[in-house]
RNA sequence: CCUUCAAUAGCUCAGCUGGUAGAGUGGAGGACUGUAGAUCCUUAGGUUGCUGGUUCAACUCUAGCUUGAAGGA
Numbered sequence: 001c002c003u004u005c006a007a008u009a010g011c012u013c014a015g016c017u018g019g020u021a022g023a024g025u026g027g028a029g030g031a032c033u034g035u036a037g038a039u040c041c042u043u044a045g046g047u048u049g050c051u052g053g054u055u056c057a058a059c060u061c062u063a064g065c066u067u068g069a070a071g072g073a
Stems, first nucleotide, its partner, number of pairs: 001072007010025004019056001027043005049065005
């Protein structure tokens, strides 16, 4: 320098063919217990990496950029 892939909750990751976002774990509160743990219930937490384009509508399609990974020269 070229090609490909990835970026979504604190962390690990889903999210379909465009119709407005979820799980596990972690956090907070409660039940239970002498206390803690385990278990159960409830709950908070998101500018979907950034800036544009297409569209009635974009996490999803598309252009560029940033960061990371793999491969090639």

A computed fold for a 73-nucleotide RNA, annotated as transfer RNA. It is recorded under the gene name tRNA-Tyr-GTA-7-1. It matches the Rfam family "tRNA". Rfam links the family to the GO term triplet codon-amino acid adaptor activity.